RNAcentral holds the sequence, with entries from ENA. Bacterial small signal recognition particle RNA from a Planctomycetaceae bacterium, 95 nucleotides, folded computationally. NCBI's taxonomy places the organism under Bacteria, Pseudomonadati, Planctomycetota, Planctomycetia, Planctomycetaceae. It matches the Rfam family "Bacterial small signal recognition particle RNA". Rfam classes the family as a non-coding RNA gene. Rfam describes the family as follows. The signal recognition particle (SRP) is a universally conserved ribonucleoprotein involved in the co-translational targeting of proteins to membranes. The prediction has a mean pLDDT of 75.

RNA sequence: AUGAGAGACCCCUGCAGUGGGGCCCUGCGAACCUGGUCAGGGGAGAAAUCCAGCAGCCAUAAGCGGUCAGCUUCAGGUGCGGUGGGUCUCUCAUC
Numbered sequence: 001a002u003g004a005g006a007g008a009c010c011c012c013u014g015c016a017g018u019g020g021g022g023c024c025c026u027g028c029g030a031a032c033c034u035g036g037u038c039a040g041g042g043g044a045g046a047a048a049u050c051c052a053g054c055a056g057c058c059a060u061a062a063g064c065g066g067u068c069a070g071c072u073u074c075a076g077g078u079g080c081g082g083u084g085g086g087u088c089u090c091u092c093a094u095c
Stems, first nucleotide, its partner, number of pairs: 001094011012082005018075006025066004034059004042051003
């Protein structure tokens, strides 16, 4: 110097797991400023009928929770791997 083997560390990476976020599921959820239906009452009309529409009821937005079964994403002093890469150390062989 070259080759082989072993070890340590670092990087990359696969799977699993853990934790966080989002989606999904689910509960609540708007005096008016959302929607629907709108008793009563109001308005127009001779009437038929029409108009706007409070309360109530129903639904829902933002938002606030619940859940972790599933999907997705991010993270690491987690575990097991990779015929991935790098550095260092040791051993052996050859020159």